[in-house]
Context: one part of a larger RNA
RNA sequence: UUGGGUGUAAAGUGUCCUUAGGUGGUUUUUUAAGUCGGGUGUCAAAGCCUGAAGCUCAACUUCAGUCAGGUACGCGAUACUGGAAAACUAGAGAUCUCGAGAGGCAAGUGGAAUUUUGCGUGUAGGGGUAAAAUCCGUUGAUACGCAAAGGAACACCAAAAGCGAAAGCAGCUUGCUGGCGAGUUUCUGACACUUAUGGACGAAAGCGUGGGGAGCGAAAAGGAUUAGAUACCCUUGUAGUCCACGCCCUAAACUAUGAGUACUAGGUGUAGGUCCGGCUCGACCUGGAUCUGUGCCGUCGCAAACGCAUUAAGUACUCCACCUGGGUAGUACGGUCGCAAGACUAAAACUC
Numbered sequence: 001u002u003g004g005g006u007g008u009a010a011a012g013u014g015u016c017c018u019u020a021g022g023u024g025g026u027u028u029u030u031u032a033a034g035u036c037g038g039g040u041g042u043c044a045a046a047g048c049c050u051g052a053a054g055c056u057c058a059a060c061u062u063c064a065g066u067c068a069g070g071u072a073c074g075c076g077a078u079a080c081u082g083g084a085a086a087a088c089u090a091g092a093g094a095u096c097u098c099g100a101g102a103g104g105c106a107a108g109u110g111g112a113a114u115u116u117u118g119c120g121u122g123u124a125g126g127g128g129u130a131a132a133a134u135c136c137g138u139u140g141a142u143a144c145g146c147a148a149a150g151g152a153a154c155a156c157c158a159a160a161a162g163c164g165a166a167a168g169c170a171g172c173u174u175g176c177u178g179g180c181g182a183g184u185u186u187c188u189g190a191c192a193c194u195u196a197u198g199g200a201c202g203a204a205a206g207c208g209u210g211g212g213g214a215g216c217g218a219a220a221a222g223g224a225u226u227a228g229a230u231a232c233c234c235u236u237g238u239a240g241u242c243c244a245c246g247c248c249c250u251a252a253a254c255u256a257u258g259a260g261u262a263c264u265a266g267g268u269g270u271a272g273g274u275c276c277g278g279c280u281c282g283a284c285c286u287g288g289a290u291c292u293g294u295g296c297c298g299u300c301g302c303a304a305a306c307g308c309a310u311u312a313a314g315u316a317c318u319c320c321a322c323c324u325g326g327g328u329a330g331u332a333c334g335g336u337c338g339c340a341a342g343a344c345u346a347a348a349a350c351u352c
Stems, first nucleotide, its partner, number of pairs: 003324004007306002012320001014201004021194003025088007033081002035077003039073005049065006091191001092188003096183004103177007110154001115149007125136002162169002206247006215241002220236004258319006266297013301308002325352003334345004
């Protein structure tokens, strides 16, 4: 390489958009590039292979010869693939009418709680722990009441719920804005799928500049514990956590399960629609069908087993990514990117 694989054994890029490339719905006509058939030329001789013959045999030598294959040319076939032309509507997209939603951005605003400050009441403790101590407190703490300030997060509702490509998204209101689902008519007429390269987004931590700083809290300090305790526990507490702008680009970025299409028993919840019934004046309630999403159970099938099972890890196809014994090592070197931290790409010697 072929092959075989990628939920848990090595292996699905964190996610999306997209170029090249690969692949691609139905019908008709045409072409004949791929494809198929047979033909001709050629692929020197020797050698290989098959069958004979000659050296007493063999090696060796001589003679004869096919198939298969490659390549070029011309002939023929036309189902499939490709090219050309025309058409279609089941894929895809658009329009119209409804619908749900913590989807995004910005501005405004609300209450509870913690903390601090001021005033008042009030007096000796408070706090903390397994127990303590450091710590706070007669310069009046803790507790209670009133007022104010400031920052951060939004109890209940709340759900296996919803939305988003993923990361992620939750008080309330307003403005702007993206996507999605259903139904019916209409329109375009394959416009599609995947995607190396490229681009965009990307939790937390971290970095730069300027703000902000209530609570929490790496580092640090002290008190305990202990043989020791650079920890676990306690009292403090700086960066940080928050905001704006700019970087960083990594995660058990997980469903450890790439994207798309089609097919393959059911049962039972739940979310959003639509349709048909029951009840009803109607709403409400309730039964069924159907489309889309999200859970649980389970047949066939699959699987080493665990388990998966119409949301597949089943049956098939298309495209991409990745794996190929363990360690060395996701390291060194080189390169690209970054302010740095570092990220990405990525070996070998040696060893078992």
A computed fold for a 352-nucleotide part of an RNA from a Candidatus Peregrinibacteria bacterium, annotated as small-subunit ribosomal RNA, central domain. Taxonomically the source falls in Candidatus Peregrinibacteriota (Bacteria, Bacteria candidate phyla).